[in-house]
RNA sequence: UCUCCGAAAGGGCAAACCUGCCGCGAGGCAGGGACGCAAAGCCACGGGCCUCCUGAAGGUAGCCGGGUUUCCGAA
Numbered sequence: 001u002c003u004c005c006g007a008a009a010g011g012g013c014a015a016a017c018c019u020g021c022c023g024c025g026a027g028g029c030a031g032g033g034a035c036g037c038a039a040a041g042c043c044a045c046g047g048g049c050c051u052c053c054u055g056a057a058g059g060u061a062g063c064c065g066g067g068u069u070u071c072c073g074a075a
Stems, first nucleotide, its partner, number of pairs: 012037002017032006035062001041068003045065003048060004
């Protein structure tokens, strides 16, 4: 000097639940709220799980893998 890890600092996101709205539904959006999260930012490509009007359909990225973008950098 570079790489890996990730303490601290500044912050970030937001489970369950409640309210309103959308959807046949899984679920989604907004507000409240925090179980947690170093990618709990984004993507449905593969697998899993869930839904249904069973279709070459839909959902889940906070299930796993993969892709991609990204703030700080002590020991």